[in-house]
RNA sequence: GACACGAAAAGGCAAACCCGUCGCGAGGCGGGGGCGCAAAGCCACGGGCCUCGCUGACAAGCGGAGGCGGCCGGGCCGCCGAA
Numbered sequence: 001g002a003c004a005c006g007a008a009a010a011g012g013c014a015a016a017c018c019c020g021u022c023g024c025g026a027g028g029c030g031g032g033g034g035c036g037c038a039a040a041g042c043c044a045c046g047g048g049c050c051u052c053g054c055u056g057a058c059a060a061g062c063g064g065a066g067g068c069g070g071c072c073g074g075g076c077c078g079c080c081g082a083a
Base pairs, nucleotide, nucleotide: 005081006080012037013036017032018031019030020029021028022027035070041076042075043074045073046072047071048068049067050066051065052063053062054061055060
């Protein structure tokens, strides 16, 4: 110094819930809040879940319609440095 790894410290992010706002909705954004997080940084690429529309008796299927990265995998990038 690199990789694996995750003790400490500094710094960072921010679940539920509440308020405002946008959206038919899932949900997004801003503020408060703080359960947690070493990628809880970025990318909907694979799977999954959810919403809307259509078909269908149901199960389910379809959409060159969407959402979720704090569900799992994959890709890219990155702070610190004890064992």

Predicted 3D model of an 83-nucleotide RNA (c-di-GMP-I riboswitch aptamer) from an uncultured Rubrobacteraceae bacterium. Its mean pLDDT, the model's own confidence on a scale to 100, is 87.